[in-house]
RNA sequence: AGAGUUUGAUCCUGGCUCAGGAUGAACGCUGGCGGCAUGCCUAAUACAUGCAAGUCGUACGCUUCCGACCUUCGGGUCAAUGGAAGAGUGGCGAACGGGUGAGUAACGCGUAGGCAAUCUACCCUUAGGACGAGGAUAACUAUUGGAAACGAUAGCUAAUACUGGAUAGGUAAUUUAGACACAUGUCUUUAUUAUUAAAGUUUUGAUACACCUAGGGAGGAGCCUGCGUCGCAUUAGCUAGUUGGUAGGGUAACGGCCUACCAAGGCAACGAUGCGUAGCCGGACUGAGAGGUUGAACGGCCACACUGGAACUGAGACACGGUCCAGACUCCUACGGGAGGCAGCAGUAGGGAAUUUUCGGCAAUGGGGGCAACCCUGACCGAGCAAUGCCGCGUGAACGAUGAAGGUCUUCGGAUCGUAAAGUUCUGUUGUUAGGGAAGAAUACCCUGGAUAGAAUCCAGGUUUGACGGUACCUAACCAGAAAGCCACGGCUAACUACGUGCCAGCAGCCGCGGUAAUACGUAGGUGGCGAGCGUUAUCCGGAAUUAUUGGGCGUAAAGGGUUCGCAGGCGGUCUAUUAAGUCAGUUGUUAAAGUUCGGGGCUCAACCCCGUGGUGCAUCUGAAACUGAUAGACUUGAAUCAAGCAGAGGUAAGUGGAAUUUCUAGUGUAGCGGUGGAAUGCGUAGAUAUUAGAAGGAACACCAGUGGCGAAGGCGGCUUACUGGGCUUGUAUUGACGCUGAGGAACGAAAGCGUGGGGAGCAAACAGGAUUAGAUACCCUGGUAGUCCACGCCGUAAACGUUGAGUGCUAAGUGUUGGCCAUGAGGUCAGUGCUGAAGUUAACGCAUUAAGCACUCCGCCUGGGGAGUACGACCGCAAGGUUGAAACUCAAAGGAAUUGACGGGAGCCCGCACAAGCGGUGGAGCAUGUGGUUUAAUUCGAAGAUACGCGAAGAACCUUACCUACACUUGACAUCCUUCUGACCGGUAUAGAGAUAUACCUUCCCUUCGGGGCAGAAGUGACAGGUGGUGCAUGGUUGUCGUCAGCUCGUGUCGUGAGAUGUUGGGUUAAGUCCCGCAACGAGCGCAACCCUUGUCGUUAUUUGCCAGCAUUAAGUUGGGGACUAUAGCGAGACUGCCAGUGAUAAACUGGAGGAAGGUGGGGAUGACGUCAAAUCAUCAUGCCCCUUAUGUGUAGGGCUACACACGUGCUACAAUGGCUACUACAAAGAGAUGCAAUACUGCGAAGUGGAGCGAACCUCAUAAAAGUAGUCUCAGUUCGGAUUGAAGUCUGCAACUCGACUUCAUGAAGUUGGAAUCGCUAGUAAUCGCGAAUCAGAAUGUCGCGGUGAAUACGUUCUCGGGCUUUGUACACACCGCCCGUCACACCACGAGAGUUUGUAACACCCAAAGCCGGUGGCUUAACCUUCGGGAAAGAGCCGUCUAAGGUGGGACAGAUGAUUGGGGUGAAGUCGUAACAAGGUA
Repeated sequence: AGAGUUUGAUCCUGGCUCAGGAUGAACGCUGGCGGCAUGCCUAAUACAUGCAAGUCGUACGCUUCCGACCUUCGGGUCAAUGGAAGAGUGGCGAACGGGUGAGUAACGCGUAGGCAAUCUACCCUUAGGACGAGGAUAACUAUUGGAAACGAUAGCUAAUACUGGAUAGGUAAUUUAGACACAUGUCUUUAUUAUUAAAGUUUUGAUACACCUAGGGAGGAGCCUGCGUCGCAUUAGCUAGUUGGUAGGGUAACGGCCUACCAAGGCAACGAUGCGUAGCCGGACUGAGAGGUUGAACGGCCACACUGGAACUGAGACACGGUCCAGACUCCUACGGGAGGCAGCAGUAGGGAAUUUUCGGCAAUGGGGGCAACCCUGACCGAGCAAUGCCGCGUGAACGAUGAAGGUCUUCGGAUCGUAAAGUUCUGUUGUUAGGGAAGAAUACCCUGGAUAGAAUCCAGGUUUGACGGUACCUAACCAGAAAGCCACGGCUAACUACGUGCCAGCAGCCGCGGUAAUACGUAGGUGGCGAGCGUUAUCCGGAAUUAUUGGGCGUAAAGGGUUCGCAGGCGGUCUAUUAAGUCAGUUGUUAAAGUUCGGGGCUCAACCCCGUGGUGCAUCUGAAACUGAUAGACUUGAAUCAAGCAGAGGUAAGUGGAAUUUCUAGUGUAGCGGUGGAAUGCGUAGAUAUUAGAAGGAACACCAGUGGCGAAGGCGGCUUACUGGGCUUGUAUUGACGCUGAGGAACGAAAGCGUGGGGAGCAAACAGGAUUAGAUACCCUGGUAGUCCACGCCGUAAACGUUGAGUGCUAAGUGUUGGCCAUGAGGUCAGUGCUGAAGUUAACGCAUUAAGCACUCCGCCUGGGGAGUACGACCGCAAGGUUGAAACUCAAAGGAAUUGACGGGAGCCCGCACAAGCGGUGGAGCAUGUGGUUUAAUUCGAAGAUACGCGAAGAACCUUACCUACACUUGACAUCCUUCUGACCGGUAUAGAGAUAUACCUUCCCUUCGGGGCAGAAGUGACAGGUGGUGCAUGGUUGUCGUCAGCUCGUGUCGUGAGAUGUUGGGUUAAGUCCCGCAACGAGCGCAACCCUUGUCGUUAUUUGCCAGCAUUAAGUUGGGGACUAUAGCGAGACUGCCAGUGAUAAACUGGAGGAAGGUGGGGAUGACGUCAAAUCAUCAUGCCCCUUAUGUGUAGGGCUACACACGUGCUACAAUGGCUACUACAAAGAGAUGCAAUACUGCGAAGUGGAGCGAACCUCAUAAAAGUAGUCUCAGUUCGGAUUGAAGUCUGCAACUCGACUUCAUGAAGUUGGAAUCGCUAGUAAUCGCGAAUCAGAAUGUCGCGGUGAAUACGUUCUCGGGCUUUGUACACACCGCCCGUCACACCACGAGAGUUUGUAACACCCAAAGCCGGUGGCUUAACCUUCGGGAAAGAGCCGUCUAAGGUGGGACAGAUGAUUGGGGUGAAGUCGUAACAAGGUA
């Protein structure tokens, strides 16, 4: 410090997620030791048991025991002289310490101050004092009540308990003088009046400790103030003791703290009030910081102590281990009454994901009491439990290759675990055992002695005190012995293989993985990371500049308010002076300790601990005066005013005009009009439309008219008049900052809509009809009502858009235009309005003096998509609705701009038998053949739009053959290796069998170094063979198709942030990205073309088996001969837009022409770019993986692939006269041939047979070419067309012709009379037509592949159909339009709203009742101290009454939660239904 994730890719916006750190944690797996910390975050739930606050006999009386003394042995005394125990009176403490965080949004806390408005026990210090009396009471004794708790009555007694009196420098009032401070005052001092103290105990004693008064201190407490301190405005108004005053009361003290009276105030948008949440802080975590989150442990403050209320005592409490009352709960009870409060330490139950021992000790530190010893102390110090955290240590170290065994993987060679182990040597941290052994303990306390005035203090000496713990630590011995796991390994993110599984099981933080080769699931091996831990979960900060002060944005991504005015607020021109609030500099105080930073030190180190240092805040004082503020004064440039001009659909009202539509009246006139893509509804013979004239009425204002004008926006358009707003220009005029913005607020605000009343020509929601359509509640047509218009009043919204808030300043130009001014020669200038463009800016597009540039001021708004501008609440509205405006839930995206493609019922250009123009077909018939379907034991398998279907198959009777049935074989039909045996194998015969097969018989090897070897067969064993079994979506190879279409790319350069672009686009041209020109491109590659084959012409060479002009010869190129010709097959030539003319740009090229056998790639073929279709093929072959192994392998026989209601494709033959039949006569090419082609000859009607000349073929054979031609016949018919089907008889091949071959003869003679919608081929030697051959093959072509014969028609042209190429445009598509995608309905689930209501809680209010208690009152009653005249008084107490009041009750409202039949929309879900709304002109933008 970043990374992953939206896309085919890119840049941006933007969310989600991850890597880091942390925790009082929990869970899973695992677990050796030590140190230091930490340990109920939930139920402030309930608590058994024990302990947590007592102490003092040097305050007091009494009782008991021990002891001492006396004794009459019953007992007594202990005053100068003991000890222990018990309760009681009294004193001090119990208000500290310890716990918890419920409440509290508050002067509660923090910070800085104040108290001249206060108190303070114990402690320190200073000064003074303590005189003299009195009456009670508990304990105790007696009686007595009660179950108990606890009492009642009578009597006795003490004090440092209590009460008077004396004295006092105190207090209060008045008063004198002075000092200080100041809002009120404070201190000292003078006088008078009133009032107010005390206590002793101890010691032989000095003393010591207590006591009283007053002053001061320290520490503590109380009160007041400034500032700071969470969320919600869908909480906007709150407040009657409320705000203030006067008087009084009360308090330690100020104060409405309380009461009476008076006034009507006080708080609030700088957020009152209400609701929700919360103890606050030092600090902790995180972060670069600013910040954000947090408030366990330790420390400070606050609050609380079962819940609520109340006071008492006291220096201090409204009191955790006190009291009273009420309530809930628990316990005891003799039912009459009582007792209790762990949020102290342990512990229990419960709750919970979850949190410890009913331990030891007062040795240390600290606290209470005491003169002290000492006692008490669950504070504390320690131990125990827990990997809960941090830190440290260990689980061994060195050597050790045969790279052992074993595991895993493997290309079978090996690799890896791995020096790892074993083994050898060594060490002993830890562990075990044994021995030694601390610090913490001290000048303690206490005792003695000395110095000293002294028991203060100091010095010296002495006896003691350790829970932890025989612990830390040290030493020795012993043994490598007792001590390693967890997570991960697709990317992010370090680390990969095998097997299993097969969208299953499962994983997952995000992206995502899994559908038979998963580095993503599970296991194993290996590897990586951390390590006594490792992962997961939860939470916080970070990354996140993703709330942006530091540090973001708003044209199109989320985001500028519809516009203007304007109160508050914020900001504000120039100069001078003063001030010092802000600002800046320094001083002082504070910022507790701990923590943190830095520097040191101590535990062996570290964690941990100790010492020092720094510290952003607040306050204080001093200074500076630039800037901001304040005050005062001035200025003119901002702003406004004035004067003179100017333009304008600016606004409001009234009047007025013509054109047009419609309607009405009248005339002319006749059959249609109207409307559409085409129609129909509609109108019209009752006279329409058309046309002429007149009239009525409403609405809108052609031309001018213009990215022209005006207005704040909405908006404004005939003309005239009236009233009226704003703007611009010029000016040596005036004022003098008067300004800008603007939350709330106010006004204006299109269309539609609403209310009332008018008006209504045209247009036109709704509605009706006609069409269209599968439907058509639409688009189109005919009608048509609200409405549109006017007046008044509402509404308050729009894509109210420049999707761009207002204002000011600055920053190149060019050009058009509107209105002024100056100049008039160009031009200059001010204010608008457009375009193009620099710098700059922007994600890009773009913006660019009219900024989206550079800056400032103010306002509004945004923070992922959906849910949703919805719900609830509130406000506004007559309503419609508007404004404000969430959450649950859900997704990992949603989005912007640009790029490349693809697509479009977008556009332009171009091509192709693509259409058109033609010729002939298919589709109808019969048959052949292939496919589907059906059938079957099997009808083997594959191919499936084009690009499957006479395809694989260039040929299924057996074989083929893969299928079915049956019968057999199991190292196998085939290959290699091993062992044993044999000498063969082959061949032949016989028997059984459907055959395979089995059995028997006959016959029978080679080489040799004699060891054996080769070959063959048989048997056996296991490695293996075998598979036309699966996967063409694991593959190679091969192939089809787009397409013989003209395209597809690269290097360098340039442009762009980038994907990419450029080149390859443009202007021409071509069959062509063919070529030329231009150009930020220059070149190159694969394709095109050419090179290759064939054909067309010529030359040359050669001349047999071919040829024959001339010569000879024959029946015959038969033979001699020849090479001229044909032909054959080698080598060459030829054609290149080369030449001419025109067009073109002078180019490329095109058009025409000449010559030429051939002319513009001459014809044909081979040749198929990058790629597309997961196209086809595992059944040609090869091959990974999976599967079968007495079978999915192998053999044999028979059957099937040939089935047959039907559907489709491809063909053949026809339907006839351009023909059929009969007879006769011609003319080819290219092939094939030895298991072959087969002549002549003979036989047969024929298929064919007999026979076998010739030929391995330019020689022989197949082999007569047919159409054609010449004659004849048939005469338009189901025929002398057509030949299917069937019968009979045959031929051939072949072991075999039944299933199931071809052919022949005779007989039979079906459909069919030119074929619907639709559709195919073909542009010249082509179509059409005619025959011939070959491959396969024993036999079996109408198929396929070749060959030649005869031999046309047409092409105007590119509008349309199909396909393709290039450019451009739009896009929400990228699996790419067979795309994407919307809504209802149906089903399931989820959260939410409404809902008759039901129910629970919270805080108030009103009224009733009112405990305890303080305060006040009080007739009667009671009472030791003082007074008394002895009667009583003073004073006090109980009781009673009153005010206040907790709890309780009643009531109506408010708020919040839960629940509710039903209902509403929303979200999610693999394949449901209906349509097709959007994205292309999305088919109606």